Predicted 3D model of a 72-nucleotide RNA (transfer RNA) from Parcubacteria group bacterium CG10_big_fil_rev_8_21_14_0_10_35_15. Rfam family: tRNA. Its family is annotated with triplet codon-amino acid adaptor activity in the Gene Ontology. It is annotated as a transfer RNA. Rfam describes the family as follows. Transfer RNA (tRNA) molecules are approximately 80 nucleotides in length. Lineage of the source: Bacteria > Bacteria candidate phyla.

RNA sequence: GGGUGUUUAGCUCAGUGGCAGAGCGUCCCGUUCACAUCGGGAAGGUCGCUGGUUCGAAUCCAGCAAUACCCA
Numbered sequence: 001g002g003g004u005g006u007u008u009a010g011c012u013c014a015g016u017g018g019c020a021g022a023g024c025g026u027c028c029c030g031u032u033c034a035c036a037u038c039g040g041g042a043a044g045g046u047c048g049c050u051g052g053u054u055c056g057a058a059u060c061c062a063g064c065a066a067u068a069c070c071c072a
Base pairs, nucleotide, nucleotide: 001071002070003069004068005067006066007065010024011023012022013021018055026042027041028040029039030038048064049063050062051061052060
């Protein structure tokens, strides 16, 4: 220099155009003498950034960035 993948909650990841979710973690309540387990509830997100397409974009397109890998 050329190419491919990945980027979503604190962590690991779903979500292939129509309300942003799960598990774990955190906090609160119940259960217990207490802890754990278990049950219920809550908080937590500019979906990497900028622009484009569309009635509508986490999702499609372009550029940029970060990261991993392949080729030279």